[in-house]
RNA sequence: CUAGCAGGCCACCUUAUCGCUGUAAUCCGACUUUUGUUGGGUUGAAGAGGAAAGUCCGGACACCAAAGUGCGGCAUAGCGGAUAACAUCCGUCCGCCGAAAGGCGAGGACCAGUGCAACAGAAAGUAUGUACAGUUCGGCUGUAGUGAAAUCAGGUAAACUCUAUGCGGUGAAACGUCAUGUAUACCAAUGUUCGAGGGCUGCACGCCCAAAUUGGAGGGUAGACGGUUUGAACUAUGGGGUAACCCAAUGUCUAGAUAAAUGAUAAGGCUCGACAGAAUCCGGCUUAUGGCCUGCUUUUCAC
Numbered sequence: 001c002u003a004g005c006a007g008g009c010c011a012c013c014u015u016a017u018c019g020c021u022g023u024a025a026u027c028c029g030a031c032u033u034u035u036g037u038u039g040g041g042u043u044g045a046a047g048a049g050g051a052a053a054g055u056c057c058g059g060a061c062a063c064c065a066a067a068g069u070g071c072g073g074c075a076u077a078g079c080g081g082a083u084a085a086c087a088u089c090c091g092u093c094c095g096c097c098g099a100a101a102g103g104c105g106a107g108g109a110c111c112a113g114u115g116c117a118a119c120a121g122a123a124a125g126u127a128u129g130u131a132c133a134g135u136u137c138g139g140c141u142g143u144a145g146u147g148a149a150a151u152c153a154g155g156u157a158a159a160c161u162c163u164a165u166g167c168g169g170u171g172a173a174a175c176g177u178c179a180u181g182u183a184u185a186c187c188a189a190u191g192u193u194c195g196a197g198g199g200c201u202g203c204a205c206g207c208c209c210a211a212a213u214u215g216g217a218g219g220g221u222a223g224a225c226g227g228u229u230u231g232a233a234c235u236a237u238g239g240g241g242u243a244a245c246c247c248a249a250u251g252u253c254u255a256g257a258u259a260a261a262u263g264a265u266a267a268g269g270c271u272c273g274a275c276a277g278a279a280u281c282c283g284g285c286u287u288a289u290g291g292c293c294u295g296c297u298u299u300u301c302a303c
Stems, first nucleotide, its partner, number of pairs: 003297008012269007020047002023044009049275001053286002056284005061171004068205004073167005078092005093107001094105004108162002113160002115156002130144005175226004186216005197209004233252002237248004
C1' cells in the first nucleotide's frame, strides 16, 4: 500500500412563499333553557425510522375468568451476573474457525432403552479368518492388512429418547360506553335439573353457567366516542461496577391519522442524497442500505 476486525455518528442542507394534520390561546357566527354542539378566521409551538421492515422472541394493557388434576405438547441447557422479562445482553471456562485483530456456540446424559455408520475389509458385534511373536500352551496376550471406527469396544442425542428447570389462550379488527332501527313475530327438530348447549388451551376426568339451542324462511341496522400516547420515557452532569447495567438528577414533553396528514414552487449550496412511510405501546433479534469518524490486526511486497 492492499486487505480485514470492532465500535460510534449522520441519513441531503439553507432561505422565501403557498399548502396539509392535530393541538393551545383568541375572535366572529349558527343551534341550544342552561350545560353544550358545530362552522370559519388569526397567532404560537409540534409533525415518520435506524431499521418504521420481518412478525422471529419477551412483556405492558384488555378480555376469557377465576377450580383444578392427570396426560400430551412446547421451550431452555457449562458457570456467574444484568433486566419488567426473554431463545436477548455482559463476563468467564471449554470447543471450533481464522495468520491475526476477532467471530461462532450445535455446551446436561450413550451403563435407562431403541436406532444409525456407504465403500473397503474375513468380520462393523457377545464378531474374531490369515501371517508373525510371546506364552501359564487356553485364540491367552500383542503386532501387521482394511477402514473414520476392529479389547463382551468406541462414535453419534440440530438421531428418537431420558434428566433438570419452566410454560394458559386470544390480540387494539383486544376490549368498553352511548345512540338509532326492527318482527318480543312464523315453521321444524332436540332440550328444560335424568341438563340439549356453552366456558375453563389440545385430550380425558372434574367444575361452573344455563332455558333455551340448532336449522329454514323473512325483517331491520351497520353511526359516534373512548382505548390513543406522560412513558419499565429521554437527558447535561456526578457516583458504583471489568462490563452489561444500576443509583441520583439539571433539564425536556418530542406524530396520533381512521381510507389514512408533513407536499409544491423559486433561488442557492455540495459529501449529488441509499434502504425505505408510524396505525396500541415498549425491550431485543434478524434482514436491506449510502456516507463519515475512531481504535485495532498484519500473511505478502519494497526499503